[in-house]
RNA sequence: GCCGGAGUAGCUCAAUGGCAGAGCAACUGUUUUGUAAACAGUGGGCUGGGGGUUCAAUUCCUCUCUCCGGCU
Numbered sequence: 001g002c003c004g005g006a007g008u009a010g011c012u013c014a015a016u017g018g019c020a021g022a023g024c025a026a027c028u029g030u031u032u033u034g035u036a037a038a039c040a041g042u043g044g045g046c047u048g049g050g051g052g053u054u055c056a057a058u059u060c061c062u063c064u065c066u067c068c069g070g071c072u
Stems, first nucleotide, its partner, number of pairs: 001071007010024004018055001026042005048064005
């Protein structure tokens, strides 16, 4: 230099055009002499960044940044 993959909640990952979700973690409550466990609930996201297509974009197109792999 060329090709491919990944980037979404604190962490691990879903969602392949139509209200952004789950598990764990955090917080609150119940229970307990207390802690843990269990159960119930709450909060937490400019979907890496810019632009475009579309009535509508995490999703499609384009540029760019970071990481991983392959070729030379």